[in-house]
RNA sequence: GGCCCCGUAGCUCAGGGGGAGAGCGUUCGCCUCACACGCGAAAGGUCGUUGGUUCAAUUCCAACCGGGGCCA
Numbered sequence: 001g002g003c004c005c006c007g008u009a010g011c012u013c014a015g016g017g018g019g020a021g022a023g024c025g026u027u028c029g030c031c032u033c034a035c036a037c038g039c040g041a042a043a044g045g046u047c048g049u050u051g052g053u054u055c056a057a058u059u060c061c062a063a064c065c066g067g068g069g070c071c072a
């Protein structure tokens, strides 16, 4: 330098045009004499950035930024 993959909650990840989600973690409540386990609820997100397509973009396209891999 070229090509490919990934970037979504604190962590691990799903979702690939119209409602942003799960598990773990955190907080609160229930349970218990108390803790753990278990049950229930809540908080927590400019969906990497910018631009484009579209009535509408986390999703499609382009360029960048960051991480990983292959080739030279």
Stems, first nucleotide, its partner, number of pairs: 001071007010024004018055001026042005048064005